Small-subunit ribosomal RNA, central domain from an uncultured bacterium, 346 nucleotides, folded computationally.
[in-house]
Context: one part of a larger RNA
RNA sequence: UUAGGUUUAAAGGGUGCGUAGGCGGCUGAAUAAGUCAGGGGUGAAAUCUAACGGCUUAACCGUUAGUUUGCCUUUGACACUGUUUAGCUAGAGUACGAACGAGGUAGGCGGAAUGUGCAGUGUAGCGGUGAAAUGCUUAGAUAUUGCACAGAACACCGAUUGCGGAGGCAGCUUACUAGGCCGUUACUGACGCUGAUGCACGAAAGCGUGGGGAUCAAACAGGAUUAGAUACCCUGGUAGUCCACGCCGUAAACGAUGGAUACUAGCUGUUGGAUCGUGAGGUUCAGUGGCUAAGCAAAAGUGAUAAGUAUCCCACCUGGGGAGUACGUUCGCAAGAAUGAAACUC
Numbered sequence: 001u002u003a004g005g006u007u008u009a010a011a012g013g014g015u016g017c018g019u020a021g022g023c024g025g026c027u028g029a030a031u032a033a034g035u036c037a038g039g040g041g042u043g044a045a046a047u048c049u050a051a052c053g054g055c056u057u058a059a060c061c062g063u064u065a066g067u068u069u070g071c072c073u074u075u076g077a078c079a080c081u082g083u084u085u086a087g088c089u090a091g092a093g094u095a096c097g098a099a100c101g102a103g104g105u106a107g108g109c110g111g112a113a114u115g116u117g118c119a120g121u122g123u124a125g126c127g128g129u130g131a132a133a134u135g136c137u138u139a140g141a142u143a144u145u146g147c148a149c150a151g152a153a154c155a156c157c158g159a160u161u162g163c164g165g166a167g168g169c170a171g172c173u174u175a176c177u178a179g180g181c182c183g184u185u186a187c188u189g190a191c192g193c194u195g196a197u198g199c200a201c202g203a204a205a206g207c208g209u210g211g212g213g214a215u216c217a218a219a220c221a222g223g224a225u226u227a228g229a230u231a232c233c234c235u236g237g238u239a240g241u242c243c244a245c246g247c248c249g250u251a252a253a254c255g256a257u258g259g260a261u262a263c264u265a266g267c268u269g270u271u272g273g274a275u276c277g278u279g280a281g282g283u284u285c286a287g288u289g290g291c292u293a294a295g296c297a298a299a300a301g302u303g304a305u306a307a308g309u310a311u312c313c314c315a316c317c318u319g320g321g322g323a324g325u326a327c328g329u330u331c332g333c334a335a336g337a338a339u340g341a342a343a344c345u346c
Stems, first nucleotide, its partner, number of pairs: 003318004007300002012314001014201004021194003025088007033081002035077008048066007091191001092188004096183002100179001103177007110154001114150008125136002162169002206247006216240001220236004258313006266291011295302002319346003328339004
C1' cells in the first nucleotide's frame, strides 16, 4: 500500500457550529462532459505470450500474430452520473395552536444544619477511639435556652424520572432567553447529509487580579498504631473549596459504542403530546428502561436507543517495551497542552 478493522483484544475526535471537499429525493425536456459502441492515426525496436520454422536437441535465432491495458481524432447511442431548463412534495425548513422540562443568564427571598459572638441556667468533665492519647475545660467547658452574625449547600418530594450538543443542570420566586416534542392545515420547494482546516463551548484540579472565608480539607504540626509508618485512625490546620473577571483545555470528557438515512418478529414498564372510548382499556408520534425472535459476535453479550441488513461522509488502528518520551514547531503567565519519532530491546 492493498485489505481488514475500531463496546471489552490496537483503534470513535470531549461536544457542537460550519468552510472547502465527498455524497445526495420524484417526474419531464435539452445537452453529450463522464460512460458505451464503430472507424482512423499513433503507441520505435529489442523484451513478453502463442503458432510455425532454422542450427542433431536445448539455450539461441528467424517469420507471423497477439500484447502495448494508453493518448489524439471522428461518427454515433443516451439507461446511469454530470450540466442546463420546466415542474412536484414524501426529505428539510417556516408559520399557527396546545402543553412540557433540575435547559441557560441575572435579581430577590426562605428554612434546617454548621461555626462564631453575647447573655441566662448549670457543674466537672467534654471530645475522640479497636483501645488510647494529643486537644478543649473551674479564667466555668460539654449540655441546654434566648438573641445576633457569617458563609456554603439545598433534607423530604426524588424516581432505570426529566432537560441539555457535550461538559453538565435540583430550595422557592421574578424577569429575560434557548429548545425539542405533539397537532392541524397553510407556505417555501431538495433549500439536504457529512464535514479536513477553522471557530465556539468544555467537569475537577491548577494559574492571575480583587473580594469572601462557615464547613470540609492537599501541604503542614501533634497524638496513636507499627520492627519502621514520611500512611490507614484521632486532634488541629493553610492553600483551596465560594464570588467577579481573565487564563488553562485536560478526564475511566464512558454507552469505554462518531454522525445521517432506510429496512428487519414480539412482550412488558415509564415520561411528554395527540386520538378513540361512559369506563376498563386501545391506537399513534417522540423519548427513556427491562426481557427476548431472526441475525450478528471469539465469547461476554447485542438485539428497532443494534454490536443486525445496507448506503454516504468524517475520525482513528496496524506486536510489547522504549514513549505519549526526545527533538522541532504552535499555544500558555506558569503548570503544562497539542503535534509526535528513532536507536535499542523482547
The full RNA is in RNAcentral, with records from ENA and SILVA.